Predicted 3D model of a 95-nucleotide RNA (Glycine riboswitch aptamer) from a Rhodocyclaceae bacterium. It was read from a public genome assembly, where an Rfam model found it. It matches the Rfam family "Glycine riboswitch aptamer". Rfam describes the family as follows. This family represents the bacterial glycine riboswitch. Glycine riboswitches usually consist of two metabolite-binding aptamers domains with similar structures in tandem. The aptamers cooperatively bind glycine to regulate the expression of downstream genes. The coordinates come from a structure-prediction model, not an experiment, and the mean pLDDT is 78.

[in-house]
RNA sequence: AAGAAUCUGGAGAGCGGCGGCAUCGGAGUCGCCCACCGAAGGGGCACGCGGCUGCGGGCUGCAAUCUCUCAGGUACAAGGGACAGAUGGGGACGG
Numbered sequence: 001a002a003g004a005a006u007c008u009g010g011a012g013a014g015c016g017g018c019g020g021c022a023u024c025g026g027a028g029u030c031g032c033c034c035a036c037c038g039a040a041g042g043g044g045c046a047c048g049c050g051g052c053u054g055c056g057g058g059c060u061g062c063a064a065u066c067u068c069u070c071a072g073g074u075a076c077a078a079g080g081g082a083c084a085g086a087u088g089g090g091g092a093c094g095g
Base pairs, nucleotide, nucleotide: 005087006086007085008084009083014034016033017032018031019030020029021028035074036073037072041070042068043067044066048062049061050060051059052058
């Protein structure tokens, strides 16, 4: 320095519609449909940096908090969460 672990902080977006099940009821659950979010994961890329080259406006590799939204997510709570901070010993006092 990096990684792991532990603790802490940590955003965004429908309490959507229809139907079934469950329930006293409901914001639950399953299926379908519409609308959204980006900060798990995943895909994409350049007037940048490399490699190849027949030197061509050629081919090819590599990135993100950019972009796409496959996945995931969209009441509170829980959970997840990129990223960030902290995580040596002893003594005294107080609680």
Of the family's consensus pairs, 89% are formed in the model.